[in-house]
Molecule: transfer RNA
Organism: Thermoplasmata archaeon
């Protein structure tokens, strides 16, 4: 140098062209409760980056970044 896999909340994931991006876990505040580190409500939080194709892109394509596996 080349190929070829991965990149979604703080963390872990699931969604591969159309619905409000799913759920755990956290994080905030509330009930309960003698207390809460249990249990119960309810909110808050993400598509790696810039084009492109498309009436719609997380999803498809290119190229760049990071991370991993081979090859040389």
């Nucleotide at each position: 140098a080349g190929u070829c896999c991965u990149g979604u909340g703080g963390u872990g994931u699931a969604g591969g062209g159309g619905u409000u991006a799913u759920c755990a876990u956290g994080c905030a505040g509330g009930c309960c409760u003698u207390u809460g580190g249990a249990g119960c409500c309810c909110g808050c939080g993400a598509c790696g980056g810039c084009g492109g194709u498309u009436c719609a892109a997380a999803u498809c394509c290119g190229c760049c970044c990071a991370g991993g596996a081979c090859u040389a």